[in-house]
RNA sequence: UAGAGUAAAUAUUGUGCGUAAAGUGUCAUAAGAUGGGAUGUUGCUUAUGAACGAAAAACGAGCAGUUUGCGGUACAAUAUUGCGUCCACUA
Numbered sequence: 001u002a003g004a005g006u007a008a009a010u011a012u013u014g015u016g017c018g019u020a021a022a023g024u025g026u027c028a029u030a031a032g033a034u035g036g037g038a039u040g041u042u043g044c045u046u047a048u049g050a051a052c053g054a055a056a057a058a059c060g061a062g063c064a065g066u067u068u069g070c071g072g073u074a075c076a077a078u079a080u081u082g083c084g085u086c087c088a089c090u091a
Stems, first nucleotide, its partner, number of pairs: 001091003008081009017071003026050007036087005056068004
């Protein structure tokens, strides 16, 4: 001098959940985890409270069920992206 690596984000696929409204999103407060170490921001997670709030349809006599949708839905895999400062690591 150059480079790698976090939390996580997006896309695709798969398996689920909801569609009898949970979840997601918004706001407030508190707490937590965040490159190997220290510190810290953005971002992330959790808890509590508040306001807001939705897409169903087809087949089936019907129930059950199946299928196609819908939800800023959950998880996993893959791909891409992905730490400010100091030290450490690789060349």
This is a predicted structure of a 91-nucleotide RNA (THF (Tetrahydrofolate) riboswitch aptamer) from uncultured Sinanaerobacter sp. The sequence is in RNAcentral, with records from MGnify.